[in-house]
Molecule: small-subunit ribosomal RNA
Organism: metagenome
RNA sequence: AGAGUUUGAUUCUGGCUCAGAACGAACGCUGGCGGCGUGGAUUAGGCAUGCAAGUCGAGCGCGAAAGUCCGCUUCGGUGGAUGAUUAGAGCGGCGAACUGGUGAGUAACAGGUGGGACAUGUGUCCGGUCGAGGGGGAUAACUUCCUGAAAGGGAGGCUAAUACCGCAUAUCUUCUUCGGAAGAAAGGUGCGCGCUUCGUGCGCGUGCCACGACUGGAUCAGCCCGCCCCUGAUUAGCUAGUUGGUAGGGUAAGAGCCUACCAAGGCGACGAUCAGUAGCUGGCCUGAGAGGGUGGUCAGCCACACUGGGACUGAGAUACGGCCCAGACUCCUACGGGGGGCAGCAGUCUAGAGGCUUCGGCAAUAGAGGAAACUCUGACCGAGCGACGCCGCGUGUGGGAUGAAGGUUCUCGGAUUGUAAACCACUUUUAAGAGAGAAGAAGGCAUGGAUGGCGACCCAUCCAUGAUUGACGGUAUCUCUUGAAUAAGCACCGGCUAACUCCGUGCCAGCAGCCGCGGUAAUACGGAGGGUGCUAGCGUUGUUCGGAUUCAUUGGGCGUAAAGGGCGUGUAGGCGGAUCAGUAAGUCGAUAGUGAAAGCUCCACGGCUCAACCGGGAAAUUGCUGUCGAAACUGCUAGUCUUGAGGGUAUCAGAGGUGAGUGGAAUUCCUGGUGUAACGGUGGAAUGUACAGAUAUCAGGAAGAACACCUGAGGCGAAGUCGACUCACUGGGAUACACCUGACGCUGAGGCGCGAAAGCUAGGGGAGCGAACGGGAUUAGAUACCCCGGUAGUCCUAGCUGUAAACGGUGUGCACUGGGUGUUGGAGGAUCGACCCCUUCAGUGCCGUAGCAAACGCAUUAAGUGCACCGCCUGGGAAGUACGGCCGCAAGGUUGAAACUCAAAGAAAUUGACGGGGGCCCGCACAAGCGGUGGAGCAUGUGGUUUAAUUCGAUGCAACGCGAGGAACCUUACCGGGGCUUGAACUGGUGGAAAGCAGGUGAAAACCUGUGUGUCUUCGGACGCGAUCCAGAGGUGUUGCAUGGCUGUCGUCAGCUCGUGUCGUGAGAUGUUGGGUUAAGUCCCGCAACGAGCGCAACCCCUGUCGUUAGUUACCAGCGAGUUAUGUCGGGGACUCUAACGAGACUGCUUAUGUAAGUAAGAGGAAGGUGGGGAUGACGUCAAGUCAUCAUGGCCCUUAUGUCCCGGGCUACACACGUGCUACAAUGGCCAGUACAAAGUGAAGCGAGACCGCGAGGUGGAGCAAAUCACAAAAAGCUGGCCCCAGUUCGGAUUGCAGUCUGCAACUCGACUGCAUGAAGUCGGAAUCGCUAGUAAUCCCGUAUCAGCAACGACGGGGUGAAUACGUUCCCGGGCCUUGUACACACCGCCCGUCACACCACGAAAGUCGGUCUUUCCUGAAGCCGGUGCACCAACCUUAAGGAGUAAUCUUUGAGGAGGAAGCUGUCGACGGAGAGGCUGGUAAUUGGGGUGAAGUCGUAACAAGGUA
Repeated sequence: AGAGUUUGAUUCUGGCUCAGAACGAACGCUGGCGGCGUGGAUUAGGCAUGCAAGUCGAGCGCGAAAGUCCGCUUCGGUGGAUGAUUAGAGCGGCGAACUGGUGAGUAACAGGUGGGACAUGUGUCCGGUCGAGGGGGAUAACUUCCUGAAAGGGAGGCUAAUACCGCAUAUCUUCUUCGGAAGAAAGGUGCGCGCUUCGUGCGCGUGCCACGACUGGAUCAGCCCGCCCCUGAUUAGCUAGUUGGUAGGGUAAGAGCCUACCAAGGCGACGAUCAGUAGCUGGCCUGAGAGGGUGGUCAGCCACACUGGGACUGAGAUACGGCCCAGACUCCUACGGGGGGCAGCAGUCUAGAGGCUUCGGCAAUAGAGGAAACUCUGACCGAGCGACGCCGCGUGUGGGAUGAAGGUUCUCGGAUUGUAAACCACUUUUAAGAGAGAAGAAGGCAUGGAUGGCGACCCAUCCAUGAUUGACGGUAUCUCUUGAAUAAGCACCGGCUAACUCCGUGCCAGCAGCCGCGGUAAUACGGAGGGUGCUAGCGUUGUUCGGAUUCAUUGGGCGUAAAGGGCGUGUAGGCGGAUCAGUAAGUCGAUAGUGAAAGCUCCACGGCUCAACCGGGAAAUUGCUGUCGAAACUGCUAGUCUUGAGGGUAUCAGAGGUGAGUGGAAUUCCUGGUGUAACGGUGGAAUGUACAGAUAUCAGGAAGAACACCUGAGGCGAAGUCGACUCACUGGGAUACACCUGACGCUGAGGCGCGAAAGCUAGGGGAGCGAACGGGAUUAGAUACCCCGGUAGUCCUAGCUGUAAACGGUGUGCACUGGGUGUUGGAGGAUCGACCCCUUCAGUGCCGUAGCAAACGCAUUAAGUGCACCGCCUGGGAAGUACGGCCGCAAGGUUGAAACUCAAAGAAAUUGACGGGGGCCCGCACAAGCGGUGGAGCAUGUGGUUUAAUUCGAUGCAACGCGAGGAACCUUACCGGGGCUUGAACUGGUGGAAAGCAGGUGAAAACCUGUGUGUCUUCGGACGCGAUCCAGAGGUGUUGCAUGGCUGUCGUCAGCUCGUGUCGUGAGAUGUUGGGUUAAGUCCCGCAACGAGCGCAACCCCUGUCGUUAGUUACCAGCGAGUUAUGUCGGGGACUCUAACGAGACUGCUUAUGUAAGUAAGAGGAAGGUGGGGAUGACGUCAAGUCAUCAUGGCCCUUAUGUCCCGGGCUACACACGUGCUACAAUGGCCAGUACAAAGUGAAGCGAGACCGCGAGGUGGAGCAAAUCACAAAAAGCUGGCCCCAGUUCGGAUUGCAGUCUGCAACUCGACUGCAUGAAGUCGGAAUCGCUAGUAAUCCCGUAUCAGCAACGACGGGGUGAAUACGUUCCCGGGCCUUGUACACACCGCCCGUCACACCACGAAAGUCGGUCUUUCCUGAAGCCGGUGCACCAACCUUAAGGAGUAAUCUUUGAGGAGGAAGCUGUCGACGGAGAGGCUGGUAAUUGGGGUGAAGUCGUAACAAGGUA
């Protein structure tokens, strides 16, 4: 840092996915050790059991027991002492508000950060000042009773205090009318001295601890404020203590905190209220950062403690292990009533994918109490469990090739596992055993000493000595012993992404993060071998960030990909010209405070052997706040300016708007005239109109709507839109002048207004047109397109609707940035001038530079460069749908989701292909012709059917007289039957002897019996033969979609490409397009192309003319000979011919034309524009054909899918098709006569003459391995004759009989011959084929295969020998250019909707069941506050009586008072109840659309002009 995925390919847009890091994790497989961390995230669900908060006897009273000792004893016991400054409960003090847990609630001054208080409190602690005098009355414990199941409760009696209450005093504090008033306290203990009733009793002094008042501090806490602090507007209005004031109350303290009264405020688009979600933070994870996510462990704050409410105590609580009440749950109960609260530590149950021991210790740290010793502490320190995480270590190290065995693979050679192992040498971390053995300990206590406090005693501090304190733990650590000994797995291996083979499977089983694998050769499934990665772990799943610049501040966009509001006006808001001065809010600088610690980062830092971890230091904490300073910019204040904006004056153009009026053309209708049979309409028709007189035509009239020409790249308007003329009213704009104002501006969320067509309401109007509807056509259908009609509507008035592809698919404004050329309006210059020209302003078009853009394109009218403001977008579908709100009369509009589903959807451009797009061109493509096919019969091939088998393949053109150029057996692959199993054929090894002959069985193959013991030899062996076993043969079995080779086809069409260059981001383009020309990408010209290759052409073969050479078997002109006759013979080399080499034709020449290429005509020539024909087939296409020619990978069979044999089948036959033959006749048939070829073939062959047979043929055998002989007759033709239009003297099928030939064999199933028979057929429907000249047509001849032949086929040969082509509109095929495309498997493409079926999620719905909140009313617990409070109450006051005392005075009882107080009562008040409502959720008969689903139905809407754009 990127990668995969949309396409045939490309660029872009855009989503999805992956690689990284992390986790309180879980799951799967696996698991050696240690250190440090960490561990109930779900059910704030329920909890058994134990423990988690006590302590102080130096505050106080009381006070055991066991045991031991002593005494007494009736031996039952009892008394005393000790135990005992004890245990124990109680009164009292302090603590229990800390620590620990959890995150339910809370969107809040809860939290964070920074401030504030003349508006606060603060136990213990510290500093300071002052004090601590003198009295009193109770009460628990205890005891005696009563009561209760228990929990407990009640009554009487006794008693103490640092418990409680007065009095005094008041530095001081509080209140105050400033005169004053009110308000405290407690002692304990050590020591010394004195006294003593000897009671550790009293007094004095002193130390320590404690006490009271006040003050200051520290700490902690309460309150207020600025800023920060999630989502939803489909939550827009909220609020009555509400906002403020006055008075009072209340609090530690400000305050509507509370109450009364008064006023009517307060909050909100900078998001109030409501709803949902959530503890907040330091931090943590991620990230380059900005951000995003998160808040577990640790730390700070908050909240909570079964749920809800409430106060009490206290310095502090509205109190987790306190209290009261209500509720739910649970436990005990004697049924009367009671108890309880693990979100403390362990532990348990439940739910769950899921999270530990009912451990040890107070040794350390820390806390509570205590003077202290000490006690308590599930805080804490430790140990245990869990690979949950991080870090570290180990499972050995070195050597070791015959590269062992085994495995895997294999081209069978090998390769690989692999130095890996074995083996040799060594080491011992760890584990095991044995031994040694820390640090963590500081203190406290005792004794002694020193110093200080006036100091001997006492207290504090310090020093010394002594005995001591460790849960962890005999742990860490160290040493020794044994021995490689005790220790490796997991995932992956198609691409992304490092890593490949074999087998199995066969769209199955399965995999999959995305793309996608699997349908018989799977590197993608499963296994194996091998490899890659990580490693005591490895994978998977989940979640977060990243990649994602994919919400874009950094850092995106909106013409066509998603995205500019339909247009304006304007509110809030945002932004704003020039200049001067001030200010200092923003801004900038400096400095100060704060930003807790921990964490992160850094350090030659330190401690554990390292690391994790821990300690130290630095830095950082980008923030907030204070102070000082700067004044450029922004803001604010004051002033000035004119260029922005507006105004004025003058001029100008215009379908700008509204209203009223007017006009002509056309259409239709009406009236009348003329006039007659049609009109109308269409692709063609019909419906329709018309003899009741239409259409046509003339005249007149009526009505409504729209305004031809002018009219355009034109004008106006904000847009929608505006088009005859006139008038009235009215909006906007342009230009000139530079006169006035002096920033008055730009944009604009909401708001308001305008807003095509259709539609709606009411009333008019209604000519034409015309949804719906009717009819006629078309069609398979035609609810359409076409035609005839036609209602709403279209028009007007008033109102509503508020949407459009409302588009320039381009928001508004301002500024800047080369030009050229039109056009509209104005002005200026020049001019006689309205022309032309130049300049300029405003509009409106086109072309283009830079620039931009994915490209297309835009380009002063920007999509360029900037600024300001608004609107909008964030994958496709679901969906502009549902629900809700708002608007509307309705139709509907506006706002506007989700579940679910897909991996794409999309833009532009490229190359193809295609088009019922266009242009150009070609082809027997059509047309023009000739002859056929399709009808008949037969032949042949195919389909189908049949069959034991009818072997297999070929299947549009490009299968079907095709493979097959020859199926009776063989062939033969098929079927039936009979045999064989190393086999019919091949190679090698072993060992041995065969073949052959004769006989028998058998359909044959073969088997059995008898006989037999080979040939050659270089003596090694070889040939032939059967046997045996193993390697292995064999297969026309399968896959042509695993292949080679060969072939068909487009197509003998003119195309297909490359190199370099250039253009383009790229796919690609250019070249190869264009203008001509050609049969041709043939050539020429032009051109960012220049060249080249494969094709074309030519070179090759045949043929057409001539020449040269050569003449046998060919030829025979001349010469000679011979024959009835024949090149028969001599001879010739002239001719024909043969077969080799040459010549010839090149648009070379002429004319015309053209730049040229070329074209046209002509000459010459045997041949003229490639002379004719053949061979030759570019890049490629069709997964075309062939595994059955051959070859070949894989798979399959192996006593059979191999092989041998006999017989059968491939020859079947209702039928359908293709290709042919023969015909239907007179251009013919038959008979007779007669003429002329070419090319071939021949030895297991062709076979002459002759003879026989009607004939097929037979007998026989001359000649010929062929220019010599034979096949061999060419036929049509020509001459003559017959037939006379008839199913015939046409036609020959079919059938019968008789034959011939081949062959082992003609039954299934050969060909041919003769005689007889004589069918269909009288020129062929729709449709369709071939052919452009020596061609079609027609006529014979030959050959291959072959014993013979189903050949009428195929391949060749020659004979006779036409017609027609105007032309390219149409059909088919092809080429080039262009255009459109949603196609690329490429139109046999793609693709839409209903219906049917299955599944899924969602909406509606009579209802029904919950949750939550609001509101009204009822009830009203506990409790605070208020009222009342008879009877009630020890302390204080007053007083009466009695008592005491000399008295002051004290005391007892009674009365009254002050004060208190149960109870009662009032306000408030939780739960609960009743009613109404809002929000939200579950569920529901039924219903609605939506989505998804290889092969369902109907049509064909879209993509090409998609067949009606």